[in-house]
Context: one part of a larger RNA
RNA sequence: AGACGGGGACCCGCACAAGCGGAGGAGCAUGUGGUUUAAUUCGACGGUAAGCGAGGAACCUCACCUAGGUUUGACAUGUAGCUGCAAGCCGCUAGAAACAGUGGCCGCCUUCGAGGGUGCUACACAGGUGCUGCAUGGUUGCCGUCAGCUCGUGUCGUGAGAUGUACCGUUAAGUCGGGUAACGAGCGCAACCCCCGUCCCGUGUUGUUUUUUCACGGGAGACCGCCUCGGAUAACGGGGAGGAAGGUGGGGAUGACGUCAAAUCAGCAUGGCUCUUACACCUAGGGCUACACACGUGCUACAAUGGUAGGGACAAUGGGCUGCCAAGCCGAAAGGCGGAGCUAAUCCCAACAAACCCUACCUCAGUUCGGAUUGGGGGCUGCAAUUCGCCCCCAUGAAGCUGGAUUCGCUAGUAAACGCCUAUCAGCCACGGGGCGUUGAAUACGUUCUCGGGUCUUGUACU
Numbered sequence: 001a002g003a004c005g006g007g008g009a010c011c012c013g014c015a016c017a018a019g020c021g022g023a024g025g026a027g028c029a030u031g032u033g034g035u036u037u038a039a040u041u042c043g044a045c046g047g048u049a050a051g052c053g054a055g056g057a058a059c060c061u062c063a064c065c066u067a068g069g070u071u072u073g074a075c076a077u078g079u080a081g082c083u084g085c086a087a088g089c090c091g092c093u094a095g096a097a098a099c100a101g102u103g104g105c106c107g108c109c110u111u112c113g114a115g116g117g118u119g120c121u122a123c124a125c126a127g128g129u130g131c132u133g134c135a136u137g138g139u140u141g142c143c144g145u146c147a148g149c150u151c152g153u154g155u156c157g158u159g160a161g162a163u164g165u166a167c168c169g170u171u172a173a174g175u176c177g178g179g180u181a182a183c184g185a186g187c188g189c190a191a192c193c194c195c196c197g198u199c200c201c202g203u204g205u206u207g208u209u210u211u212u213u214c215a216c217g218g219g220a221g222a223c224c225g226c227c228u229c230g231g232a233u234a235a236c237g238g239g240g241a242g243g244a245a246g247g248u249g250g251g252g253a254u255g256a257c258g259u260c261a262a263a264u265c266a267g268c269a270u271g272g273c274u275c276u277u278a279c280a281c282c283u284a285g286g287g288c289u290a291c292a293c294a295c296g297u298g299c300u301a302c303a304a305u306g307g308u309a310g311g312g313a314c315a316a317u318g319g320g321c322u323g324c325c326a327a328g329c330c331g332a333a334a335g336g337c338g339g340a341g342c343u344a345a346u347c348c349c350a351a352c353a354a355a356c357c358c359u360a361c362c363u364c365a366g367u368u369c370g371g372a373u374u375g376g377g378g379g380c381u382g383c384a385a386u387u388c389g390c391c392c393c394c395a396u397g398a399a400g401c402u403g404g405a406u407u408c409g410c411u412a413g414u415a416a417a418c419g420c421c422u423a424u425c426a427g428c429c430a431c432g433g434g435g436c437g438u439u440g441a442a443u444a445c446g447u448u449c450u451c452g453g454g455u456c457u458u459g460u461a462c463u
Base pairs, nucleotide, nucleotide: 001463002462003460004459005458007457008456009455010454011453012452013451015447016446019410020409021408022407023406026300027299028298029297030296031295032294033293034291035290042053043052064286065285066284067283068282069281070280073125077124078123079122080121081120082119085117088105089104090103091102092101093100108116109115127275128274130273131272132271136269137268138264139263140262141260143258148187149186150185151184152183153182154163155162156161167178168177169176193252194251195250196249198220199219200218201217202216203215204214223246226240227239228238229237230236302403306362307361308360309359310358311357312356318349319348320347323342324341328337329336330335369400374395375394376393377392378391379390380389416439417438418437419436420435421434422433
C1' cells in the first nucleotide's frame, strides 16, 4: 500500500422489513446430472452452468454409431503430360444408396495460337466441428450504472509511498459548495443521441364525410426559472403557485481502471501440435427423442372472485411474392375446392382479440373441477412422420382438495391477470425467446438483523 475481521462510524440497493403473486407437493413440457447404449456427438457447472450455445435435431443439419464405398480427393491455386472433347441430359444392369458397368441424345466459344473451358494421369497441395480458451485475436458474463480508477507538476517521506481523492455540508453521483500543500488534468458520472407524455407550424397519400384523430418533418416547453421557509449569505433541501409534465418527468442506448489464467479453438479468425488409402470425403440406416432415479426452469391445475352454453363490446406491435390469401362453396372440425386483391397506411394474415359485460345452468362433489394416459377415426406438411411431427373429432378419463424444511420476483401503468404479433421455420415437439397492447392493485414504520456494495477509521502472526 492492499486484503481480511462473528472491529467501529456513516451511507446505499426489492438487501431485510411491510405487502402481492409464485417455486418446493401433482401431471405434463423442456434443460442437466446419472444410468443405459453400437452411438445416446460436443461445450456450459456456486453466485456468473442447467427453456444455456440451439432464433426450429424425422432426412439434411451432424460433429456420434453401424455398414457399404473413394483416395489430387466434396472445395482452392499452380505446373507438366495426355485428350478436337465440352459440360450435361435420358435410359438399362447389380445395389439400400453412394458408386461401378453399359447404351443413347447433345455435341461449346475462338482475333483459329490447341488459346479459353472440360475430363484423365502425375506432383506441389487440399481437407480435419482433431488437441491446446493455461499460446492468442475478436466477442461475452459477473462485480456494476456501482462511483469509482488514474496522471502531470509541486510538496512531504531515507524508501515503499503519501498528498491531490482526507475534512464540513450536499447529491443518484469523486454531483456541487466551503475549506485545504496542493494546483490542474484524463477515463468514468451528468449532458449531448433515440422513444413516450403537452402544445405550435408545415406537408398530406393509400388515412379523413367536415373538423379532428393519425402519419411524417421541424420547433416550443422544465431551468429549483418564480414565491416562501431552512441553511454558512453557498451548494443544496422542504413547501407553494403556474403548468401536460417538477426537482434526473418515465423508458432505452451507453458499462471507467480492473477482477475471476471466468466463457468460447464448435460462429469466425489464428500460433503451435497432430491425422493424411485417414482423425479427410461420399452414401444408407440408426443416434442426439433411451429411463430405476436426482436437480433446474416453465406450463396446466387443484375450482364458485369458478366451469359450461348463448348473446354483446373495446387494442396495439408486427408479417406477407415460389408469399399473405378475401368472397363464395364442401366438411361436425382440423381442413379442402376456389381464385378476387395486394411488392401493401390501399389487399390479406385478422375473427367480434381475450380477460370483460348480460342471461341461463352447475351448488361444493374428485364434481358440468382437472385434464394426463390410452383406444379408434380423420386432416396437413414433406421424397419420407415406425424409431421421431403438428392439428381435428369420438371415446377414455389418471394424479391433483393450495404443497415440509426452504426459496424467488416485484415499489406504478409496476406486480398480477388477459390475449395478440413475431424471429427461426416445408412442417414442428413454442408451454421457450423477443415484442405489443387490455384490465390493473397492495405495501414501504423503519435500517436492529440477512446478502451485496461505497467512504473513513482500527486490529492483524496474511500478500